[in-house]
A computed fold for a 102-nucleotide RNA from Thermoactinomyces mirandus, annotated as Purine riboswitch aptamer.
Rfam family: Purine riboswitch aptamer. On this family, see Mandal et al., Cell 2003: "Riboswitches Control Fundamental Biochemical Pathways in Bacillus subtilis and Other Bacteria". From the family's description: Riboswitches are metabolite binding domains within certain messenger RNAs that serve as precision sensors for their corresponding targets. Allosteric rearrangement of mRNA structure is mediated by ligand binding, and this results in modulation of gene expression. A class of riboswitches that selectively recognises guanine and becomes saturated at concentrations as low as 5 nM. In Bacillus subtilis, this mRNA motif is located on at least five separate transcriptional units that together encode 17 genes that are mostly involved in purine transport and purine nucleotide biosynthesis. It has also been shown that some members of this family are specific for adenine instead.
The sequence is in RNAcentral, with records from Rfam.
RNA sequence: GAUUUUUAUUAAUCCUUUUACCGUAUAUGUUUGGGAAUAAGGCCUGAACGUCUCUACCCGGCUACCUUAAAUAGCUGGACUACGGUUGAUAGGUCUUCGGAU
Numbered sequence: 001g002a003u004u005u006u007u008a009u010u011a012a013u014c015c016u017u018u019u020a021c022c023g024u025a026u027a028u029g030u031u032u033g034g035g036a037a038u039a040a041g042g043c044c045u046g047a048a049c050g051u052c053u054c055u056a057c058c059c060g061g062c063u064a065c066c067u068u069a070a071a072u073a074g075c076u077g078g079a080c081u082a083c084g085g086u087u088g089a090u091a092g093g094u095c096u097u098c099g100g101a102u
Stems, first nucleotide, its partner, number of pairs: 001014004020086006026056001029049007041066002050057001058078007093102003
């Protein structure tokens, strides 16, 4: 919100939305143009690739690296977005890190 019901949103059912969790996508990744900083610095911006996919593509910390130059690297914590799924009770089997899983 809808349907039925009731004196009454009173009661029942269904649908939708939200939250949480799990899963898939993507690795919050790769390539590159322009600009900027310089060991108290290491950033800004455009484009492309990446998804049966819209959007996003960064932030924090630690370590390293660059002897003043134009280039950062590794590790780590963190989501957003799109889509799919999720119930209760009883009995039993298997596994188990004894939490649980099936």